[in-house]
C1' cells in the first nucleotide's frame, strides 16, 4: 500500500448485487427432506347401476392394503481420513453400461405357489406364529433358435409378458441380437507440503508357472520354483493437508491462500463385513460389534440433522422452526397428475462491492455566542439569521406490470417493481487524527503523576506527543482499532546477494559418485529450435460490444489458458557413435637446490650431581627483603666421573614440505619440486558430497628415563585483602617406544584449477635474452572503507564448502566416535533494538616526542606556632537579612551597619497607598506652637504666580473622593538580557574559492629552520581572507625647540641663565661591522648611543569551555502576595561564641630598642573644606584667628638615614594584648556598638610539625607619605606614591599547568568515562529427575460376532425328473476377521519431590577482569586449581 467468510469500539439515511458456524466429523427437542404406478395383479371399504328382496355388476368415481415394476447409487450436505487405490495434465487395452437413439429378428405352449384377506395362538411393545384359500408383465417347465455364446472342426448350449382400446397392416410393454450415445471400471509416464536429531525398507515381498477368481488386466487368490524389488535422483518412518480450475499480491518471476461458484475425491454416530441391483458395499436400506440416548410390563425393543429450518454447548464470531412448486430441473406414469427445504423468492445483518441522499442559489453590520490576542484586532464564516428555489429521499393517495412456454388454465415474489398526483427543507453526519515518518496548531489544565505510544518517543511548572476547549486535516453511512497474507524486502538473491577485516572458506591432502571439460572430421537427432494438429471443461481474469436510467451485476464475441501428447522439418551449439590429431596431462633420460621423511651412528660447549684439593664466612636473591643454602666448610676455584636434555656462531621477510612443521655431523632407505632434452601415450583432465589418510600444545593408556624447567602443592614477601604479578622450592608433564585423541587467533582470518591484465626494484634456484619459487613499491581495475594489485580481494569460466539481526548456545536432548577427558552434528522457549565493521573528530592515557611558563631547580622573604584585626563555616538566636563555595567563594558583593543605611526580628500604625499617570471637588504652596516613644493628632498665621472678554481658566503644591492602579531586596541566574570570573595575554579559531575523500572530513593550520607570538623564511594542491598576536594609544627615560607665573638660582633691578612645568619635534630600524645559517628568515659577539634586539610599564582579553556567578546594580517572561511577601516608625540584630578554616598586622629582639640632634621625597586632597600663626591644657585638642576655589594659601614635622649617649642577651629599657581611671572628638544620640589622648597594668611570644606561598631588578625586601568611602569611625583593608635597594637561575630529570604533533582506544554527559563475574532478593521460559498419567503404533498369542468362501458331513425339500436323484434350504467343519483380552517393545505429549544453569529487574553486597603499555599487553586449543 492491496486484499479478507471476518471480529471489536463509535456512529447509522435509502436501494440494488453478493455473502453469513472459519470454533465441537460436539449432542439433538419437533416439523418436513423420496416417492411414484389400478393403462400389471388380487382383496376391501364407500360411491355408482341394475334387480321386488337376497344378490349381481362396476364399463363410470375415490380411498386403504399388499403382490409386481422403476427410483430410493441422482439430487442435497460436510472436510474427518487421506502424501497417493487421491488430484491435475497427456497417454492406452484387457472391460462393463439400467433407462435413451438407430438396425435386425421373435414374443408358441403349459405348470406348481405366495402375500394381502379370513383364522389360531404368544408379545407391554416391536413384532412373530398355525391353518384354510387366491392372482399377475412374481415364480418355473417344455418348444424354436438368423445372429449370440463355448469351441479348430464335429458338435453343444441358451429367449419371451402380457396390458389398453376406437379391434387395427393399432398401440404401449416383454425377450434376442449388433451398433451409437451416456456414465462407470482398470494401467502408464510426469507433476503433487515439512523433517537425515528418521539411512536403510521389503517374504505375498520382486519375478516365472500351474489352478482359482473378476464385467476386466493383475500376487488380486493359491501352490510350487527362482531371489528378488526399492533406496542418498531421499526409500522407510514421522508430523501436517481432501486436490483442482481459481482466488490474493507481486512489473514479473515468484509468495500465500483453497470460503461462495464450477469439476473430482473422501465420508455418512465409530469398526469391520455383505445382500439387492445396470449401477451400492448404500447419508434419510439391511444383519453384527462398539460407545451414547431413549421406550420397557424387565421378558425385550427404539435411534443416528457433515439434508432444511431450528434447539443446547463451544466461541471474538456467523441469520428464519417462512412463502411456492409460478419458473428451471428431477423420480414415477400412456395420461391428468403426485413428489421435490434441489430450486425459486421472502425474512435477519452496514459483513462485502456498487449507486443515491442529508439541500440548491443569493446573502456582510462579516449579527450574537465561542476561541486567540501583541488588545489594534483575528478566526469559527457565507457559516447562521434572512429572501428566493428544487423534492432525489420522506409521507399519503391513485393506477399498474413483463417473468405465461401452449388453444384453455397456472404467479410464491406482490398490490412488489414502475408511473401519476399531493405536502413540506421537510426525515436523514459520523469516525478518526493534528512531534516527526503523515496531510492537518493553538489555548487551558496536569507536573516522570494521571496518562499517551506502530517505531522513534513524550510527561519532572511555559508539553503543538497527556486531558479538555477552539480550530484545522482526511475520509465519509461509514470510520477507526486488532488478526491474517502479499507488498516494499535485492531481508534466501532462477530473474537479483553474499563469505581478509561485518555472519560466512571445512586444520591440510588424496580420492569414489557426481558436476564440468582440448582440436578436427563424418552420421545419429537427446537436449535445442521452426511449422502444423489434439488437448488445456465452463465459470473466472484481459479486451470490443450489449442488458438493467448508472454502476456494482448479469451477458455476446474474442483474445488468452504460459502446459502436455503427436506429427514434419533444421543442424550451428549440446549429447552420442565412429575416427583422426598434440598444445592440456602422463611416462622416459640428463643436470640440479633443500633443516622434506624415517631408521642408526658419532660429537663438543654448558648445567647439575658426585669424588678429591685450594680455601673461608658468607652464598643466593630483590624495587627493597625474606623464606632458602652455609664452620658438618657452602658461594669461590682446579683436576677427574656420571647423567639427560637442547644443538650458539653460519642464520638471513633464506630454503622445503599439502597441512601440522622441519636447523650439530656421518651413514642407510625414501618421498616431491625445478631446469634443459629426445622419442611415446593420446584428453588419460578439473574439482569433490559421502569416505580414507595426515594434523602443535596440551591431555590419556602401558613401558621407560629424569640434567634442566615447571600446572599443582608449599613456604616467604607485596598488599585493606594478594588462593596473583615478585622471590625460594617442587611434583606430574615436557624426553623415548607401542597406542589413543583429532581439537588451536590449526591465520594470509583469504578453498581448489585454469586463462588474461602496466610498469619498477631485491633475494633464492637453474647450462639460461628464458623458467620456476619467494619479497617490496605501484597503473588500470576492485573495495563500504581500510586496503588488494600476474603470489589479486582485478576481468571471466568451472567444481565444492559456508552465512542470513544480537543474546540465550556451539548450550539442550537425540544419535556417532572415545580408555576417559572430551570431539562431531546441533535446536528451541525466552529476552532486547540493537549488536557489529572500516573510518571521522575530538577527550583521555600510570604511551611517545618536541617546546614554553617563578611549574621545579638556585636565592630571597613568608604562612602554618602566638596576640589582635578582619571574613567565612559551625552552633547559638525573636533576629543573628541576602549572596558568593576545589582551582575561579573566604579584608568577595561592602570605596567604610551607633539612627539611618537595612533587605531580618519585637511591637505600634496605614490601605488608591511612601512613589507615577488619568478624572472629579475643595484648597496656594508654606510658616509656628502643642500632646505623642515616634509615625500621627489638635491649633494659629500668611495669601502668592500667568493669561482674560473680569463670568473665569492654567502651572506648581496640598487635602478629599471613586477607580483603573501602585507596590514588592517576594519566586526562579535551570527561562533571560546585560555584565563579570576562569582556563589565559594561552596562541590560537575561523571564512571563500581550489583540490582530495561516497562520506563524516582533511588539506590551507603539516614539514624543515625560526621566534614572545599561527613571529617570520623556506618547501609543499593549494591560493588568499577575517577575528587574535605585533604594530597603532598612555607613562617613564634622552635631546632639541617653542611658551612660561602664582615656582626658582645669581643680581641692587632690568634682563637672562639653569631646574621646573606643558605643548612641538626627534630617536632605535637588527640601521652598521663581524660571525653562524641554505646566499632565508633569524642568531651570537661588536661598534656607536640617553636607551638594543618587545628598551620598561600600561590599557587591550580571539573562537570557545565550566546549564560558572549575578533575577539583591538594572532591566525582564512567567508564577506568587495585594487591610499584605506592600508602606511609615520605636527599639533591638546584622557586633551573639565552645570551636574549625581563610586573609592580614604586630611581635619574639642587638642589622635591635629607646633619648637627643641633623637630612633627603613624590603622588594626591581642600569652601557644610584645608587650616597658617597665637594661645590654654601633659596630651588628644580647646579657644582666637590670617590666606587659600589653590605650582600662590594649607594638610605637610616624610620615614628607614646619619651623629652622639644609654641598655648587653633577659621573656628584658623586648613584645604589646588585656584591664582599671581621668579625659578629648563626631554627632540628636556612643548601652548593646565609635575613634583617639593621659597615667597604670604589662598576657601570649625566644622564629614555628606535616604542608604550603610571592617573587627574575629598581624587583623581592624594607621605610615612610597619599586618596576615595566618610558627621565620626573599626583602614592592620584596598587604590596610589615615592625613599634605600639586593641574592640566584647549573639547567628542564622530576612536581604542576599549557601549546604542537604522533600514537592506541570498547571512551562522546568524553577516566570523576566504561565495564566484568560471584553473591543475596523478585519474576519468566527452560533442561534434569525417583516416579506417574495418557495417545498413537509394533510383533506375538487368546478369543472369535455377523458375513463370505470350501467342504467327500447331518438333516430337510412345492414346480423339473421319476431309476438312485437334481436344484434349493438349515445345520456342523475349515478358514477369514471387526471388537475385545494378555504378554513385551516403541514413540510422543502431560505431570512431579529435588535440582541444573540461563534471562531479566530499583541508586543492595564484594573485588576491578577487560578498553590506554588499563598499570602483569591481550587473545586461542587444553589440562590442572
Nucleotide at each position: 500500500g492491496g486484499a479478507u467468510g471476518a471480529a471489536c469500539g463509535c456512529u447509522g439515511g435509502c436501494g440494488g448485487u453478493a455473502u453469513g458456524c472459519u470454533u465441537a466429523a460436539c449432542a439433538c427437542a419437533u416439523g418436513c427432506a423420496a416417492g411414484u404406478u389400478u393403462a400389471a395383479c388380487g382383496g376391501u371399504a364407500a360411491g355408482u347401476g341394475a334387480u321386488u328382496u337376497u344378490u349381481c355388476a362396476u364399463u363410470u368415481u375415490u380411498g386403504c392394503c399388499g403382490u409386481g415394476g422403476c427410483g430410493g447409487a441422482c439430487g442435497g450436505g460436510u472436510g474427518a481420513g487421506u502424501a497417493g487405490u487421491a488430484u491435475g495434465u497427456g497417454a492406452g487395452a484387457a472391460u462393463c453400461u439400467g433407462c435413451g437413439u438407430u438396425u435386425a429378428g421373435g414374443u408358441g405352449g403349459g405348470g406348481g405357489a405366495u402375500a394381502a384377506c379370513g383364522u389360531u395362538c404368544g408379545g407391554a411393545a416391536a413384532c412373530g406364529u398355525u391353518c384354510u384359500g387366491u392372482a399377475a408383465u412374481a415364480c418355473c417347465c417344455c418348444a424354436u433358435g438368423g445372429u449370440g455364446c463355448u469351441a479348430u472342426u464335429a458338435a453343444g448350449u441358451u429367449a419371451a409378458a402380457g396390458g389398453c382400446u376406437u379391434u387395427a397392416u393399432g398401440u404401449c410393454g416383454c425377450c434376442u441380437a449388433a451398433a451409437c450415445a451416456u456414465g462407470a471400471g482398470c494401467u502408464c509416464a510426469c507433476a503433487u507440503c515439512u523433517g537425515a536429531u528418521u539411512a536403510g525398507c521389503u517374504a505375498g515381498u520382486u519375478g516365472g508357472u500351474g489352478a482359482g477368481g473378476u464385467a476386466a488386466u493383475u500376487g488380486c487368490u493359491u501352490a510350487c520354483c527362482a531371489a528378488g524389488g526399492c533406496u542418498u535422483u531421499g526409500a522407510u518412518c514421522a508430523g501436517u493437508a481432501g486436490u483442482u480450475g481459481a482466488u490474493u499480491u507481486g512489473a514479473g518471476a515468484g509468495g500465500a491462500u483453497g470460503g461462495u461458484c464450477a469439476a473430482c475425491c473422501a465420508c455418512a454416530c465409530u469398526g469391520g463385513g455383505a445382500c439387492u441391483g445396470a449401477g451400492a458395499u448404500a447419508c434419510g436400506g439391511a444383519a453384527c460389534a462398539g460407545a451414547c440416548u431413549u421406550c420397557u410390563a424387565c421378558g425385550g425393543g427404539a435411534g443416528g440433522c457433515a439434508g432444511c429450518a431450528g434447539u443446547g454447548g463451544g466461541g471474538a464470531a456467523u441469520a428464519u422452526u417462512g412463502c411456492a412448486c409460478a419458473a428451471u430441473g428431477g423420480g414415477c406414469u400412456a395420461u391428468c397428475g403426485c413428489c421435490u427445504g434441489a430450486u425459486g423468492c421472502a425474512g435477519c445483518a452496514a459483513u462485502a462491492c456498487c449507486g443515491c441522499g442529508u439541500g440548491a442559489a443569493g446573502g456582510a453590520u462579516g449579527a450574537a455566542g465561542g476561541u486567540u490576542u501583541u488588545a489594534g484586532a483575528a478566526u469559527u464564516g457565507u457559516a447562521a439569521a434572512c429572501u428566493u428555489c428544487u423534492u432525489u429521499u420522506c409521507u399519503c393517495a391513485a393506477a399498474a406490470a413483463a417473468g405465461a412456454a401452449u388453444u384453455u388454465a397456472u404467479g410464491a415474489c406482490g398490490g412488489u417493481a414502475u408511473u401519476u398526483g399531493a405536502g413540506g427543507a421537510a426525515u436523514a453526519a459520523g469516525g478518526a487524527u493534528g512531534g516527526g515518518c503523515u496531510a492537518a496548531u493553538u489555548c487551558u489544565g496536569u507536573g516522570c503523576c494521571a496518562g499517551c505510544a506502530g517505531c522513534c518517543g513524550c510527561g519532572g511548572u511555559a508539553a503543538u506527543a497527556c486531558a479538555g476547549g477552539a480550530c484545522a486535516u482526511c475520509c465519509a453511512a461509514g470510520c477507526g482499532u486488532u488478526a491474517u497474507c502479499c507488498g516494499g524486502a535485492a531481508u534466501u538473491a532462477u530473474u537479483g546477494g553474499g563469505c581478509g577485516u561485518a555472519a560466512a572458506g571445512a586444520g591440510u591432502g588424496c580420492g569414489u559418485a557426481g558436476g564440468u571439460c582440448g582440436u578436427c572430421a563424418u552420421g545419429u537427432g537427446u537436449g535445442u529450435u521452426u511449422g502444423a494438429u489434439a488437448u488445456u471443461a465452463a465459470a473466472u481474469u484481459u479486451u470490443a460490444g450489449a442488458g438493467c436510467u448508472u454502476a456494482a451485476c448479469u451477458u455476446u464475441g474474442a483474445a488468452c489458458u504460459u502446459g502436455u501428447a503427436u506429427u514434419a522439418g533444421a543442424a550451428a551449439c549440446u549429447a552420442u557413435a565412429u575416427g583422426a590429431c598434440u598444445u592440456g596431462a602422463g611416462u622416459u633420460c640428463a643436470a640440479u637446490a633443500g633443516a622434506g621423511g624415517u631408521a642408526a651412528a658419532g660429537g663438543g660447549a654448558a648445567u647439575u650431581u658426585u669424588c678429591a684439593g685450594u680455601g673461608u664466612a658468607g652464598c643466593g636473591g630483590u624495587g627493597a627483603a625474606a623464606u632458602g643454602c652455609g664452620u658438618a666448610g657452602a658461594u669461590a676455584u682446579u683436576g677427574g666421573a656420571a647423567a639427560g636434555a637442547a644443538c650458539a656462531c653460519c642464520g638471513g621477510u633464506g630454503g622445503c614440505g599439502a597441512a601440522g612443521g622441519c636447523g650439530c655431523u656421518u651413514u642407510a632407505c625414501u618421498a616431491g619440486g625445478u631446469u634443459g632434452a629426445u622419442a611415446c601415450u593420446g584428453a588419460c583432465a578439473u574439482u569433490g558430497a559421502g569416505g580414507c589418510a595426515c594434523g602443535a600444545a596440551a591431555g590419556c593408556u602401558a613401558a621407560g628415563g629424569a640434567a634442566a624447567u615447571c600446572a599443582a602443592a608449599a613456604g616467604g614477601a607485596u598488599u585493606a585483602g594478594a588462593u596473583a604479578c615478585c622471590c625460594u622450592c617442587g611434583u606430574a608433564g615436557u624426553c623415548u617406544u607401542a597406542g589413543c585423541u583429532g581439537u588451536a587467533a590449526a591465520c594470509g582470518a583469504u578453498g581448489g584449477a585454469u586463462a588474461c591484465u602496466a610498469a619498477a626494484u631485491g633475494g633464492c634456484g637453474u647450462u639460461u635474452u628464458g623458467c620456476g619459487c619467494u619479497g617490496u613499491u605501484a597503473a588500470a581495475g576492485u573495495u563500504a572503507a581500510c586496503a588488494c594489485g600476474u603470489u589479486a580481494a582485478g576481468u571471466a569460466u568451472c567444481c565444492c564448502g559456508c552465512c542470513u539481526g544480537g543474546g540465550g548456545a556451539g548450550u539442550a536432548c537425540g544419535c556417532u566416535u572415545g580408555c576417559a577427558a572430551a570431539a562431531g552434528u546441533g535446536a528451541a522457549a525466552c529476552u532486547c533494538a540493537a549488536a557489529g565493521g572500516a573510518a571521522u573528530u575530538g577527550a583521555c592515557g600510570g604511551g611517545g616526542g618536541c617546546u614554553c611558563g617563578c611549574a621545579c631547580a638556585a636565592g630571597c622573604a613568608g604562612u602554618g606556632g602566638a596576640g589582635c584585626a578582619c571574613g567565612c563555616g559551625c552552633u547559638u538566636u525573636a533576629a543573628u537579612u541576602c549572596g558568593a563555595u576545589g582551582g575561579u567563594a573566604c579584608a568577595c558583593g561592602a570605596a567604610g551597619a551607633a539612627u539611618c543605611u537595612u533587605a531580618c526580628c519585637a511591637g505600634a500604625a496605614u490601605u488608591u497607598g511612601a512613589c507615577a499617570u488619568u478624572c472629579c471637588a475643595a484648597a496656594a504652596a508654606g510658616a509656628c506652637u502643642u500632646u505623642g516613644a515616634a509615625a500621627a493628632g489638635a491649633g494659629u498665621u500668611u495669601u502668592g504666580c500667568u493669561c482674560u472678554a473680569u463670568g473665569g481658566a492654567g502651572a506648581a503644591u496640598u487635602u478629599g473622593g471613586a477607580a483603573a492602579c501602585a507596590g514588592g531586596u517576594g519566586g526562579u541566574g535551570c527561562a533571560u538580557g546585560g555584565c563579570u570570573g576562569u582556563c589565559a595575554u594561552c596562541a590560537g579559531u575561523u571564512c571563500g574559492u581550489g583540490u582530495a575523500g561516497u562520506g563524516a572530513u582533511a588539506u590551507a593550520u603539516u614539514u624543515a629552520g625560526u621566534u614572545a607570538a599561527g613571529u617570520c623564511u623556506a618547501g609543499a594542491a593549494a591560493c588568499g581572507g577575517a577575528c587574535g598576536c605585533a604594530a597603532c594609544c598612555c607613562u617613564c627615560u634622552u635631546u632639541u625647540u617653542u611658551a612660561g607665573u602664582u615656582g626658582u638660582u645669581u643680581u641692587u633691578u632690568u634682563a637672562a641663565u639653569a631646574u621646573c612645568u606643558a605643548g612641538a619635534a626627534a630617536u632605535a630600524c637588527u640601521g652598521c661591522c663581524g660571525a653562524u645559517g641554505a646566499u632565508a628568515a633569524g642568531u651570537c659577539g661588536g661598534a656607536g648611543g640617553a636607551a638594543g634586539g618587545u628598551g620598561a610599564g600600561g590599557a587591550u582579553g580571539a573562537g570557545g569551555u565550566c546549564a560558572a556567578g549575578u533575577c539583591a546594580u538594572c532591566a525582564u517572561g512567567c508564577c506568587c502576595c495585594u487591610u499584605a511577601u506592600a508602606u511609615u516608625c520605636u527599639g533591638g540584630g546584622c557586633u551573639a561564641g565552645a570551636c574549625g578554616c581563610a586573609u592580614g598586622c604586630u611581635a619574639c629582639a642587638a642589622u635591635g630598642g629607646u633619648u637627643a640632634a641633623g637630612a633627603c621625597a613624590a603622588u594626591g586632597g581642600g569652601u557644610u573644606g584645608c587650616c597658617a600663626c597665637u594661645u590654654u591644657g601633659u596630651a588628644a585638642a580647646g579657644a582666637g584667628g590670617a590666606g587659600c576655589u589653590a605650582a600662590u594659601c594649607u594638610c605637610g614635622u616624610a620615614a628607614a638615614c646619619u651623629u652622639a649617649g644609654c641598655c648587653u642577651u633577659a621573656g628584658u629599657u623586648c613584645a604589646g594584648a588585656u584591664u582599671g581611671a581621668g579625659g578629648g572628638c563626631u554627632g540628636a544620640a556612643a548601652c548593646u556598638c565609635g575613634c583617639c589622648c593621659u597615667c597604670a597594668u604589662g598576657a601570649a611570644g625566644u622564629c614555628g610539625g606535616a604542608a604550603u606561598u610571592g617573587c627574575u631588578a629598581g624587583u623581592a625586601a624594607u621605610c615612610g607619605c597619599c586618596a576615595a568611602u566618610c558627621a565620626g569611625a573599626u583602614a592592620u583593608g584596598u587604590g596610589g606614591c615615592g625613599g634605600u635597594g639586593a641574592a640566584u637561575a647549573c639547567g628542564u630529570u622530576c612536581u604542576c599547568g599549557a601549546g604542537c604533533c604522533u600514537u592506541g582506544u570498547a571512551c562522546a554527559c568524553a577516566c570523576c568515562g566504561c565495564c566484568c563475574g560471584u553473591c543475596a532478593c523478585a519474576c519468566c521460559a527452560u533442561g534434569g529427575a525417583a516416579g506417574u498419567u495418557g495417545g498413537c503404533u509394533a510383533u506375538a498369542u487368546c478369543u472369535u460376532a455377523a458375513g463370505g468362501u470350501a467342504g467327500a458331513c447331518u438333516c430337510u425339500u412345492a414346480a423339473c425328473a421319476u431309476u438312485u436323484g437334481g436344484u434349493g434350504g438349515a445345520g456342523c467343519u475349515a478358514u477369514u476377521u471387526a471388537u475385545g483380552g494378555u504378554c513385551u517393545g516403541g514413540u510422543c505429549a502431560g505431570u512431579a519431590a529435588c535440582u541444573g544453569g540461563g534471562g531479566u529487574g530499583a541508586a543492595g553486597u564484594c573485588g576491578u577482569a577487560a578498553c590506554a603499555a588499563g598499570g602483569u599487553a591481550g587473545c586461542c586449543g587444553u589440562a590442572c586449581u
Model confidence (mean pLDDT): 83 of 100. Small-subunit ribosomal RNA from Trachelomonas sp. Nogok101407B, 1425 nucleotides, folded computationally. It matches the Rfam family "Bacterial small subunit ribosomal RNA". The organism belongs to Trachelomonas, within Eukaryota. RNAcentral holds the sequence, with entries from ENA and SILVA.